[in-house]
A computed fold for a 96-nucleotide RNA from Pediococcus stilesii, annotated as THF (Tetrahydrofolate) riboswitch aptamer. RNAcentral holds the sequence, with entries from Rfam and Ribocentre. The coordinates come from a structure-prediction model, not an experiment, and the mean pLDDT is 77.

RNA sequence: AAUGGAGUAGGAAUUGACGCGUUAAGUGCCAGAGAGACGGAGAGUUGCUCGACGGACGAAUGCUAGUCAGCGAUGUCAGUUCCGCAUCUCGCCGUU
Numbered sequence: 001a002a003u004g005g006a007g008u009a010g011g012a013a014u015u016g017a018c019g020c021g022u023u024a025a026g027u028g029c030c031a032g033a034g035a036g037a038c039g040g041a042g043a044g045u046u047g048c049u050c051g052a053c054g055g056a057c058g059a060a061u062g063c064u065a066g067u068c069a070g071c072g073a074u075g076u077c078a079g080u081u082c083c084g085c086a087u088c089u090c091g092c093c094g095u096u
């Protein structure tokens, strides 16, 4: 110098546990003040995540009456599998 590679945050699916709602919150949709994260280092968007306030839509209950069963694009945590730095520079490992 050329060339190949590893690794994060995070995301998705699924399983389990514990909850919440079923007097409808949550999820999903529109909009959005604002906030955050982005391989080991630096930078980092029109990409990603969260998101106050607001708007539209909208549900599965059952009888045995419970420490019940069911239902909800339901929440959190844990396990498993898969995907995975937007991009730029440097670094790390291998080969020449």
Stems, first nucleotide, its partner, number of pairs: 001096005010083010020072003029055002034050003040090004061069002063066001